[in-house]
Context: one part of a larger RNA
RNA sequence: CCCCUGUUAAGGAACUCGGCAAAUUAACCCCGUAACUUUGGGAGAAGGGGUGCCCCUGUUGGUCUAGUCUUCACGACGAAAGCCGAUGGGGGUCGCAGUGAAUAGGCCCAAGCGACUGUUUAACAAAAACACAGGUCUCUGCGAACGCGAAAGCGGACGUAUAGGGGCUGACUCCUGCCCGGUGCUGGAAGGUUAAAAGGAGAGGUUAGCGCAAGCGAAGCUUUGAAUUGAAGCCCCAGUAAACGGCGGCGGUAACUAUAACCGUCCUAAGGUAGCGAAAUUCCUUGUCGGGUAAGUUCCGACCUGCACGAAUGGAGUAACGACUUGGGCACUGUCUCGAUGGGGGUCCCG
Numbered sequence: 001c002c003c004c005u006g007u008u009a010a011g012g013a014a015c016u017c018g019g020c021a022a023a024u025u026a027a028c029c030c031c032g033u034a035a036c037u038u039u040g041g042g043a044g045a046a047g048g049g050g051u052g053c054c055c056c057u058g059u060u061g062g063u064c065u066a067g068u069c070u071u072c073a074c075g076a077c078g079a080a081a082g083c084c085g086a087u088g089g090g091g092g093u094c095g096c097a098g099u100g101a102a103u104a105g106g107c108c109c110a111a112g113c114g115a116c117u118g119u120u121u122a123a124c125a126a127a128a129a130c131a132c133a134g135g136u137c138u139c140u141g142c143g144a145a146c147g148c149g150a151a152a153g154c155g156g157a158c159g160u161a162u163a164g165g166g167g168c169u170g171a172c173u174c175c176u177g178c179c180c181g182g183u184g185c186u187g188g189a190a191g192g193u194u195a196a197a198a199g200g201a202g203a204g205g206u207u208a209g210c211g212c213a214a215g216c217g218a219a220g221c222u223u224u225g226a227a228u229u230g231a232a233g234c235c236c237c238a239g240u241a242a243a244c245g246g247c248g249g250c251g252g253u254a255a256c257u258a259u260a261a262c263c264g265u266c267c268u269a270a271g272g273u274a275g276c277g278a279a280a281u282u283c284c285u286u287g288u289c290g291g292g293u294a295a296g297u298u299c300c301g302a303c304c305u306g307c308a309c310g311a312a313u314g315g316a317g318u319a320a321c322g323a324c325u326u327g328g329g330c331a332c333u334g335u336c337u338c339g340a341u342g343g344g345g346g347u348c349c350c351g
Stems, first nucleotide, its partner, number of pairs: 001346008010337002014335001019332001027051005036041001038171001052093012067077003070073001094098001106330007113322002118130002134169007146155003172317004177247003182244002184240005191235003197229002202224005209216002248266005275309001276306001287303005
């Protein structure tokens, strides 16, 4: 000097990103216990008191036998004393200290997120992530949909729409607005477009023949090939947003000023409703005001100018719950002022 561990005057978070770590609390009995609440809870809320040993005394359970009853038995009840327990009251007594050692919640207030118990990155993340009951949409009529498999076959399921698969949301309470123009899905089938196939008009090559030649050219073979017929799909017409998604701008206006219930205009499929809002979302920003502090970029309550909240990619609340996150307080402490000291083990040298 390092590690582990004990104690510490006065102060008591001044430490620090942050009370990290440590300390406090702790068992049992009694008293007592708030807001809020889904009436279960919250709650061991919080906050208090008691606990050893000895003596006296009460209540009570068991055991046991005198006795009593009786259906006379291997039955029922059961005084007193003793013994074995349980639980009160009174008095005394010792120590600094009585759950005398050990084991054994610190607590409260407020906010965010997630309802909850659960699950997860085996070995840097346990969470506000995943799951979850509940909600909703959609597919599926059974040889189901869907999945695995060239197939047979199997799962689904020895189930049958109160069932099974898939998507989203995520207890509960109050709710969930407008837009179907785009994309998707569902339905429609009149018209347009359209494949293979069918079809074969016409055209080319070849050559029997004809012709003096140029050339013409039947049949056959062959190379092509128009019209016409021709499904789904697409175009088209509707529906559908708890489908993917989207949810405006400018100008003016009230008898102080300011603001604009009001008016005009442009664009759109429709222009963001309720609720919430400097928020896990706010750039400007330490916004402004209030609270808490002597002093508060954090925190809480408001305001609304929402750079860039918003309604099942759910909105707003919410008791209970959380090794979650944030702010405050009480208690407590070597975290600190600021160190000191004790114990154990190392570090160093020799073997």
Molecule: large-subunit ribosomal RNA, domain IV
Organism: metagenome